[in-house]
RNA sequence: UUGUUAUCACGAAAGCUGGAGGGAAUAGACCCUGUGAAAGCUUAGCAACCCUAUUUUUUAUAGAAGGUGCUACAUUCUAAUCUUUAUACCGAUUUAAUAAAGAUACAGAUAACUU
Numbered sequence: 001u002u003g004u005u006a007u008c009a010c011g012a013a014a015g016c017u018g019g020a021g022g023g024a025a026u027a028g029a030c031c032c033u034g035u036g037a038a039a040g041c042u043u044a045g046c047a048a049c050c051c052u053a054u055u056u057u058u059u060a061u062a063g064a065a066g067g068u069g070c071u072a073c074a075u076u077c078u079a080a081u082c083u084u085u086a087u088a089c090c091g092a093u094u095u096a097a098u099a100a101a102g103a104u105a106c107a108g109a110u111a112a113c114u115u
Base pairs, nucleotide, nucleotide: 003113004112005111006110007109008108013043014042015041016040017039021032022031023030026079027078028077029076044071045070046069048068049067050066051063052062053061054060075107080104081103082102083101084100085099086098087097
């Protein structure tokens, strides 16, 4: 670098350096930021995976020494498809539009394994 699988509405801070951006990409929206962004270092914490212990070993519970990771806003929200409900039209059916909810997908992030 490639691929596979699992998880992603819970959880979790501060100091120093730094000095203007940041929230993945594209588009739209919204938010954070000189009351100090990104990035780096230090300590602390959380508990997603590996790990440790127990277990109904299919799984679930607990732990935090170690390896990664993470510690504003649901992966900040929306984008593709389907279903349901409501609104409007309406005699009924059907179609389309708007809004909300749910499921799956695409994309992304992380871990373990793999090429």